[in-house]
Parts: sequence; C1' cells; structure tokens
RNA sequence: GAUUUAUAAAGAAGAGGGGAGAGAAUAGGCUCCGCGAACCUCUGGCAACCUGUUUCCAAAUACACGAGAUAAGGUGCUAAUUCCUACCUAAGCGGUCGCAACAACGACCCUCAGGGGAUAUAAAUC
Repeated sequence: GAUUUAUAAAGAAGAGGGGAGAGAAUAGGCUCCGCGAACCUCUGGCAACCUGUUUCCAAAUACACGAGAUAAGGUGCUAAUUCCUACCUAAGCGGUCGCAACAACGACCCUCAGGGGAUAUAAAUC
C1' cells in the first nucleotide's frame, strides 16, 4: 500500500518543547487558535479491537461456539456526531417563490430518517 470483516451519537487533559496555523482530501459552512494552532516528548486518563488472565454455558474431565469480567501486554483514542453538508431514497397538513388568486404542480430552502460513498481505527490475509 491492497483486500476482507467489525466499529464510528458514548467516553477521556495536564506539563514541557514548539511558534502559526488547525479541524483527512475538494467545495461550501461552522468552529478552534498568541488566554499559544499543527507537531514532538512525558505523565495521566478513556475505551475494550487483538493477546493474556478469569467466570458462566459445563452435571465426570477437557474443549469449541456463545455471553460476561478484568485491564497485565500490543494498538488506538483523549474540542465539536467521523464538526456539518455534498450522491440516492423517503417523510413533513414545514417555509419562500413561480401562476391574478385558491387547489394542484414545479423550483429552491429548512428539518428529519434510512442507505451509499469517502475517511479513521482495529483484526486477519496478501
């Protein structure tokens, strides 16, 4: 780097260095930032994907599957839903506009649900 599977509304910050940007990429929005961004180091923490340990399943013993616990080891994470939107589908006696007006219809916007795509992380394989 590629593929597959799973997860992504919850959760968790201080210090030192650093010195102007940051929130993956493109666009739009919004937000963070000299009351110190990214990034690096240390310490703490969160979580529970993998390993380990352990309980149940288990009525001889051991084991598989499955369901938990723990947090020792390997990762990960520690502003905002993966910050939000973008593509598809559906909903609302929603709003604005178009028609002289009402209904219908259409366009756009708003809200909301599901899916897709992308991304991130883990595990496995290559």